[in-house]
RNA sequence: GAAUGUUCUCAGGGCGGGGUGCGAUUCCCCACCGGCGGUUAUAGCCCGCGAGCGCCUCUCCUUCGGGUUGAGGGUCAGCAGAUCCGGUGAAAUUCCGGGGCCGACGGUAUAGUCCGGAUGAAAGAGAACCUGU
Numbered sequence: 001g002a003a004u005g006u007u008c009u010c011a012g013g014g015c016g017g018g019g020u021g022c023g024a025u026u027c028c029c030c031a032c033c034g035g036c037g038g039u040u041a042u043a044g045c046c047c048g049c050g051a052g053c054g055c056c057u058c059u060c061c062u063u064c065g066g067g068u069u070g071a072g073g074g075u076c077a078g079c080a081g082a083u084c085c086g087g088u089g090a091a092a093u094u095c096c097g098g099g100g101c102c103g104a105c106g107g108u109a110u111a112g113u114c115c116g117g118a119u120g121a122a123a124g125a126g127a128a129c130c131u132g133u
Base pairs, nucleotide, nucleotide: 001130005129006128007127008126009125010124016030017029018028019027031113032112033103034102035049036048037047038046044101045100052079053078054076055073056072057071058070060067061066083099084098085097086096087095105116106115107114
């Protein structure tokens, strides 16, 4: 520089102290954490994306009621989430100050932080492969 395809690599943080109790990192008080892309300016809570559950298709089992073993789909978007006030500024729900809120499923004394599916998957990020010097 070309091409926009193939391959490879990478791709999530957090329960410390106290209380109750037979038992809780699950309850109560105080703590702690924040994936990826975008956005006039840095974002868990502005817009969108991802994993999980549900749903659908095939498959397997069935006492034909149903169960949910395995594989797939990805818009169907249902669970699906959450932010305000003040300040600076040309511009910030993103910075600064203050107050608030949110966090799949299964297990277990009720879990964003423990254990498990998961040495998985993946938004996406990067590199190599080609050509010239």
The prediction has a mean pLDDT of 76.
The RNA shown here (FMN riboswitch aptamer (RFN element)) has 133 nucleotides and comes from Pseudogemmobacter hezensis.
Taxonomically the source falls in Pseudogemmobacter (Bacteria, Pseudomonadati, Pseudomonadota, Paracoccaceae).
Its Rfam family is "FMN riboswitch aptamer (RFN element)". About the family: The RFN element is a highly conserved domain that is found frequently in the 5'-untranslated regions of prokaryotic mRNAs that encode for flavin mononucleotide (FMN) biosynthesis and transport proteins.